Predicted 3D model of a 79-nucleotide RNA (c-di-GMP-I riboswitch aptamer) from Halanaerobium sp. MA284_MarDTE_T2. Of the family's consensus pairs, 94% are formed in the model. The coordinates come from a structure-prediction model, not an experiment, and the mean pLDDT is 77.
[in-house]
């Protein structure tokens, strides 16, 4: 430097629920908490899903990467 994900030390992240807050909503932020995760790190680029503030319908420049991929980056071990 490259490859693998068979291995995972030291560590890392943090589902549901709940408390407080933001938002019309989906959802998001912080605390508690751990269902799980070898990228559950970053990115909304492609697909997909969710929401629609209006009486009805349609509708994303709104939301989800812990839905599936792509791109970029990273850790110990082994070869």
């Nucleotide at each position: 430097a490259u490859u693998u994900a068979u291995u995972u030390u030291u560590g890392g992240c943090a589902a549901a629920a709940u408390c407080g807050g933001u938002g019309a909503a989906a959802a998001c932020c912080g605390g508690u908490g751990a269902c799980g995760c070898a990228a559950a790190g970053c990115u909304a680029u492609g697909g997909g899903u969710c929401u629609a503030a209006u009486a009805c319908a349609a509708a994303a420049u709104g939301a989800c990467u812990g839905c599936c991929a792509g791109g970029c980056u990273g850790c110990a071990a082994a070869a």